[in-house]
RNA sequence: AGGGGCGUGGUGAAAUGGUAUCAUAAGGGUCUCCAAAACCCUUGGUCUGGGUUCGACUCCCAGCGCCCCUG
Numbered sequence: 001a002g003g004g005g006c007g008u009g010g011u012g013a014a015a016u017g018g019u020a021u022c023a024u025a026a027g028g029g030u031c032u033c034c035a036a037a038a039c040c041c042u043u044g045g046u047c048u049g050g051g052u053u054c055g056a057c058u059c060c061c062a063g064c065g066c067c068c069c070u071g
Stems, first nucleotide, its partner, number of pairs: 001070007010024004018054001026042005047063005
């Protein structure tokens, strides 16, 4: 330099263009003599900027970051 893949809560992952979901973590509560476990509640997210569309995590373009391949 060229090609490919990936980017979603603190972390790990779902989401076939129609309310972003689950687990875990964190905070609070119930239970317990205390704690752990278990159960309940809450908080927190689509890499950035444009475009298409009634509607975009999803499709298109550019950029940024990470990984792999070629030279």
The prediction has a mean pLDDT of 84. The RNA shown here (transfer RNA) has 71 nucleotides and comes from a Candidatus Staskawiczbacteria bacterium. It matches the Rfam family "tRNA". Rfam's curators write: Transfer RNA (tRNA) molecules are approximately 80 nucleotides in length. Rfam links the family to the GO term triplet codon-amino acid adaptor activity. It is annotated as a transfer RNA.